SAM riboswitch aptamer (S box leader) from Chitinophagaceae bacterium UBA1930, 141 nucleotides, folded computationally. Its mean pLDDT, the model's own confidence on a scale to 100, is 77. It was read from a public genome assembly, where an Rfam model found it.
RNA sequence: UACUUAUCAAGAAAGGUGGAGGGAUUUGCCCAAUGAAACCUUUGCAACCCUUUUAGUUUAACUCGGCUAAAAGAAGGUGCAAACUCAAUUCAACUGUCUAUGUUUCGACAAGCUCAACAUAACAAUUGAAAGAGAUAAGUC
Repeated sequence: UACUUAUCAAGAAAGGUGGAGGGAUUUGCCCAAUGAAACCUUUGCAACCCUUUUAGUUUAACUCGGCUAAAAGAAGGUGCAAACUCAAUUCAACUGUCUAUGUUUCGACAAGCUCAACAUAACAAUUGAAAGAGAUAAGUC
């Protein structure tokens, strides 16, 4: 580098050096001289690997081991400490609009950019699902 599997809810920052960028890419929108990136120190979050225990299973039978599940933990290997992975694409549901068109007992009076109710469309927000891309971990070559 490539591939496979899992997760992307929640959570957790101070100091020093540094001196203008950063949020992967494009667009948007944000963060940043009340100090960006990067590096260092300390602290923390989480629980992928990991540690311990219990139960089940694998055995002719037992122990060990393997696998599965649950509970507890945090010494070590990673990771992480703005915004849902910051948002974008598709589908569905629901809500809304001084929006457009149509319909209505022609209902209302302020008599026109009319209002009200309903339907369709468009747009927007929210929620859910899916895809794509990306990130991280564990493993394989």